[in-house]
Context: one part of a larger RNA
RNA sequence: CUGGGCGUAAAGAGCACGUAGGCGGUUCGUUAAGUCGGGUGUGAAAUCCUCCGGCCUAACCGGGGGGGGUCAUCCGAUACUGGCGGACUUGAGGGAGGCAGAGGGAAGCGGAAUUCCCGGAGUAGUGGUGAAAUGCGUAGAUACCGGGAGGAACACCAGUGGCGAAGGCGGCUUCCUGGGCUUCUCCUGACGCUGAGGUGCGAAGGCGUGGGGAGCGAACCGAAUUAGAUACUCGGGUAGUCCACGCGGUAAACGAUGGACACUAGGUGUUGGGGGUAUCGACCCCCCCAGCGUCGUAGCUAACGCGAUAAGUGUCCCGCCUGGGGAGUACGGCCGCAAGGCUAAAACUC
Numbered sequence: 001c002u003g004g005g006c007g008u009a010a011a012g013a014g015c016a017c018g019u020a021g022g023c024g025g026u027u028c029g030u031u032a033a034g035u036c037g038g039g040u041g042u043g044a045a046a047u048c049c050u051c052c053g054g055c056c057u058a059a060c061c062g063g064g065g066g067g068g069g070u071c072a073u074c075c076g077a078u079a080c081u082g083g084c085g086g087a088c089u090u091g092a093g094g095g096a097g098g099c100a101g102a103g104g105g106a107a108g109c110g111g112a113a114u115u116c117c118c119g120g121a122g123u124a125g126u127g128g129u130g131a132a133a134u135g136c137g138u139a140g141a142u143a144c145c146g147g148g149a150g151g152a153a154c155a156c157c158a159g160u161g162g163c164g165a166a167g168g169c170g171g172c173u174u175c176c177u178g179g180g181c182u183u184c185u186c187c188u189g190a191c192g193c194u195g196a197g198g199u200g201c202g203a204a205g206g207c208g209u210g211g212g213g214a215g216c217g218a219a220c221c222g223a224a225u226u227a228g229a230u231a232c233u234c235g236g237g238u239a240g241u242c243c244a245c246g247c248g249g250u251a252a253a254c255g256a257u258g259g260a261c262a263c264u265a266g267g268u269g270u271u272g273g274g275g276g277u278a279u280c281g282a283c284c285c286c287c288c289c290a291g292c293g294u295c296g297u298a299g300c301u302a303a304c305g306c307g308a309u310a311a312g313u314g315u316c317c318c319g320c321c322u323g324g325g326g327a328g329u330a331c332g333g334c335c336g337c338a339a340g341g342c343u344a345a346a347a348c349u350c
Base pairs, nucleotide, nucleotide: 003322004321005320006319007304008303012318014201015200016199017198021194022193023192025088026087027086028085029084030083031082033081034080035077036076037075038074039073040072041071048066049065050064051063052062053061054060091191092188093187094186095184096183097182098181099180103177104176105175106174107173108172109171110154115149116148117147118146119145120144125136126135162169163168206247207246208245209244210243211242215241216240220236221235222234223233258317259316260315261314262313263312266295267294268293269292270291271290272289273288274287275286276285299306300305323350324349325348332343333342334341335340
């Protein structure tokens, strides 16, 4: 160097963009680097294989022959790969016409509800639980009505619906902005795929500075329960949850399934678009493309299951695994304000 693997047994990086590199459509010409054939040189001896011989035999030793990989150079071959040049359009990108959407950012606005405050009216309780108690209430609570303040979240619509690379995104309006689908087949002409490093994004919780604070609520206090109750239940309640800016960079970041392309039965539902048919028209019905579900053939799988959204059949590139514990730890390095993160052993033991 070579093997086998990665949905659930160990193993897909949280996700993307992209550098080097690896890989790369159809066709013509050229070159001959890779590749293939031949010649020459080299490949020391010993070793290896084989034949013969010498010690009684073997080991050992002597002789002949062979092989071996690599390299250099010359001649030749040109299918494939590469280089160079030309052409092409199906990959990729662009243009034009339509379309759907909680995709992102900013500003403004709205209603319901909770809480608090003020006013009215009203009286003896209320609240809570398995039952209670703490708590609140005659300094007038709870329940009811009117007014006001403030913060957070947006019922119904709502859907194995939609959008996004992932994290994720849900009241309404406006502005800025990314992506996708579809039709035409007009333009460019392989401009592509992947991607070690790198860079960016990245739920919740956490950290820094400033603001905000209705409800909820780690910690904490109290009431219960209990043998105890540092819990489960109840009454309170700080950080936090919210906003701005900065940091952090983790997750059962899950489809526990990396990305791209091609190929391989069908049935059924649904979302968006296009075409046809039909009709006065919308629907209905048929076909195509893209998505989201479900059942299932072949095939795959240890089984479960997967099955055109593959875990089937193949190609390319990256990441990762290699018995359990020790341990995702120590040490070191890098990063961080810290918390900690990333990278990552060994002794020992079964």
Predicted 3D model of a 350-nucleotide part of an RNA (small-subunit ribosomal RNA, central domain) from a metagenome. The coordinates come from a structure-prediction model, not an experiment, and the mean pLDDT is 89. RNAcentral holds the full RNA, with entries from SILVA.